Notes:
RNAcentral holds the sequence, with entries from ENA. The RNA shown here (transfer RNA) has 73 nucleotides and comes from a Chloroflexota bacterium. It matches the Rfam family "tRNA". It is annotated as a transfer RNA. Taxonomically the source falls in Chloroflexota (Bacteria, Bacillati).
[in-house]
RNA sequence: GCUCUCGUGGCGCAGUUGGCAGCGCUUCGGUCUUAUGAGCCGAGGGUCCAGGGUUCGAGCCCCUGCGGGAGCA
Numbered sequence: 001g002c003u004c005u006c007g008u009g010g011c012g013c014a015g016u017u018g019g020c021a022g023c024g025c026u027u028c029g030g031u032c033u034u035a036u037g038a039g040c041c042g043a044g045g046g047u048c049c050a051g052g053g054u055u056c057g058a059g060c061c062c063c064u065g066c067g068g069g070a071g072c073a
Base pairs, nucleotide, nucleotide: 001072002071003070004069005068006067007066010025011024012023013022019056027043028042029041030040031039049065050064051063052062053061
C1' cells in the first nucleotide's frame, strides 16, 4: 500500500427481510437473612464510532473518514 472483518448501555454480545433498540452481567431500590452472599420482584442506564447520501422510514443499504483485528505484498 491492497483485500477482508469488527465498532450497538459501565462490561460481554444479539438485532440475518429496512418498520417502537434488546439479552446476560453490573448498578440502584425492595423482599428474604442475626448479618453478608445467593434467590425472588422492580427500576435506572444507548440515540447504535464520526460525517454525508438513498428512503415515508436506516443499527441494518451506499460513499468518505477514524479506530481495533486478520490476510497478502